[in-house]
C1' cells in the first nucleotide's frame, strides 16, 4: 500500500426502507420471605462519526475512525 467483512443498551445478538429500534442477560425499585436465594411486577439505559439518495434510512451509496481477515 491493496481487496472483503464487521461496527445497535454494560455483555451477548435481533430489525421487508416505514410501529415508540426489540429479545435475554445485568443494574435500580417495588412484592413475596423471619433474612436471603429463586420466583412476579415495573423501571433506566443503545444505532461510531460526518455528508448525499428518500415522502422517509439501523438498512441503500460516498468518505472519514476503529476493528478482524486475505493478498503483496
Nucleotide at each position: 500500500g491493496g481487496g472483503c467483512g464487521c461496527a445497535u443498551a454494560g455483555u451477548a445478538c435481533a430489525a421487508c426502507g416505514g410501529a415508540u429500534a426489540g429479545u435475554a442477560u445485568g443494574g435500580g425499585a417495588g412484592c413475596c420471605u423471619c433474612c436471603g436465594a429463586a420466583g412476579c411486577u415495573c423501571u433506566a439505559g443503545a444505532u461510531u462519526u460526518a455528508g448525499g439518495u428518500u415522502c422517509g434510512a439501523u438498512u441503500c451509496c460516498u468518505a472519514a475512525u476503529g476493528u478482524g481477515c486475505c493478498c503483496a